Context: one part of a larger RNA
RNA sequence: UGACGGGGGCCCGCACAAGCGGCGGAGCAUGUGGCUUAAUUCGACGCAACGCGAAGAACCUUACCAAGGCUUGACAUACACCGAAAACUCGUAGAGAUACGGGGUCCGCAAGGGCGGUGUACAGGUGGUGCAUGGUUGUCGUCAGCUCGUGUCGUGAGAUGUUGGGUUAAGUCCCGCAACGAGCGCAACCCUCGUUCUAUGUUGCCAGCGCGUGAUGGCGGGGACUCAUAGGAGACUGCCGGGGUCAACUCGGAGGAAGGUGGGGAUGACGUCAAAUCAUCAUGCCCCUUAUGUCUUGGGCUGCACACAUGCUACAAUGGCCGGUACAAAGGGCUGCUAAACCGCGAGGUGGAGCGAAUCCCAAAAAGCCGGUCUCAGUUCGGAUUGGGGUCUGCAACUCGACCCCAUGAAGUCGGAGUCGCUAGUAAUCGCAGAUCAGCAUCGCUGCGGUGAAUACGUUCCCGGGUCCUUGUACA
Numbered sequence: 001u002g003a004c005g006g007g008g009g010c011c012c013g014c015a016c017a018a019g020c021g022g023c024g025g026a027g028c029a030u031g032u033g034g035c036u037u038a039a040u041u042c043g044a045c046g047c048a049a050c051g052c053g054a055a056g057a058a059c060c061u062u063a064c065c066a067a068g069g070c071u072u073g074a075c076a077u078a079c080a081c082c083g084a085a086a087a088c089u090c091g092u093a094g095a096g097a098u099a100c101g102g103g104g105u106c107c108g109c110a111a112g113g114g115c116g117g118u119g120u121a122c123a124g125g126u127g128g129u130g131c132a133u134g135g136u137u138g139u140c141g142u143c144a145g146c147u148c149g150u151g152u153c154g155u156g157a158g159a160u161g162u163u164g165g166g167u168u169a170a171g172u173c174c175c176g177c178a179a180c181g182a183g184c185g186c187a188a189c190c191c192u193c194g195u196u197c198u199a200u201g202u203u204g205c206c207a208g209c210g211c212g213u214g215a216u217g218g219c220g221g222g223g224a225c226u227c228a229u230a231g232g233a234g235a236c237u238g239c240c241g242g243g244g245u246c247a248a249c250u251c252g253g254a255g256g257a258a259g260g261u262g263g264g265g266a267u268g269a270c271g272u273c274a275a276a277u278c279a280u281c282a283u284g285c286c287c288c289u290u291a292u293g294u295c296u297u298g299g300g301c302u303g304c305a306c307a308c309a310u311g312c313u314a315c316a317a318u319g320g321c322c323g324g325u326a327c328a329a330a331g332g333g334c335u336g337c338u339a340a341a342c343c344g345c346g347a348g349g350u351g352g353a354g355c356g357a358a359u360c361c362c363a364a365a366a367a368g369c370c371g372g373u374c375u376c377a378g379u380u381c382g383g384a385u386u387g388g389g390g391u392c393u394g395c396a397a398c399u400c401g402a403c404c405c406c407a408u409g410a411a412g413u414c415g416g417a418g419u420c421g422c423u424a425g426u427a428a429u430c431g432c433a434g435a436u437c438a439g440c441a442u443c444g445c446u447g448c449g450g451u452g453a454a455u456a457c458g459u460u461c462c463c464g465g466g467u468c469c470u471u472g473u474a475c476a
Stems, first nucleotide, its partner, number of pairs: 001476002003473003007470003010466004015459002019422005026313008034304002042053002064299007073122001077121007088103006106113002124288002127286003133282002135277003138273001140271001145184006151160003164175003190265004195233007205222002209220003236259001239253005315415001319374007331362003336355002341350003381412001386407007428451007
């Protein structure tokens, strides 16, 4: 100087407390362990692995297994020699890869080009090592820290600055000081939401003036309003008062759409964990080379005594069911979204208008509101499971898809010890969209809006972090 302490002091955080809702019990979904298996491919393992890589395993994917094939190879480049074929199509054998046969044919004057074969260099490897690496990422943590130059002090390691008194979300700022300055971080600059002004009005809007309809901005027209797009304005402790070293700042108030960082996002310092990834990619070294490469068919990744994790649906009356009726935002659409109409109880089918979309479509928002019914029951709660019949996608739904109808109607009456999230348009609750995608997510993920709370006395305690001072140490 650090490190450590079940040492002390100070400060902070949904850390506790105060509240609201869950998980842990049930059924199912998904992931993981284990077991099983010919194979159940691989990786990820406290927080920071376990709805994670995977934004979608029937074949493909696919890396695994079995069987059947190939060996300059499924793919690339080069050289030498040879050939007139290759693609395409038909037939035979086969599970197919493939093999055989028929048809069919090269371009160019040439050099040569494209293609096939033989041979040689080589290709190829999701084989190993993330403890050889690059790149990328997680985490402490959006925590307030981490350093440097010159000077000064010290024999030196080092110290000072960065400590102290205040203050802040902040090493934020002020004051003081052997320090004076500076850099990376903080903050601001960026995007978005909230107010307003100006400009522009089509596909958007419709106040006023007309026309028209069963009805509708449907039409003429208009730019007021909403909205869209672009550019400005606005918030700065600027103003007033109290406190304060009359400094930083803090408390209260005014005005204001917004007030002291206005809400949200992007942004992650020096470093830590030999953290994760050689299976995104790249790459050193090692290993395989008639196989650890490659092609095909089928299977597996979906197995099931069990254990854990993350979710969904419930156990009901603030509810279930039936009928009527209202109000979003954000997205997607031509190999696409698909309207009206008709058929079907329904999944869906027929149909084909419109739309490369502020124009048309997906599209019904749902909770809500109005009326009816059920009356506390394993029920008109709950929907698992199973039987039967269908629809759609696709070469193909047996292993192993989703959905619909009829029947069936399990566990479950609010969950032990324990444990998680959340401080406001948040929690809770309700639906909608998108990516991936032939099909497949009511349950995952990423977004969007609707309805919309309770509580915070406080910092003794639990956990994590910061900090300096101080203290102990047979530690470095």

A computed fold for a 476-nucleotide part of an RNA from an uncultured bacterium, annotated as small-subunit ribosomal RNA, 3' major domain.
It matches the Rfam family "Bacterial small subunit ribosomal RNA".
The full RNA is in RNAcentral, with records from ENA and SILVA.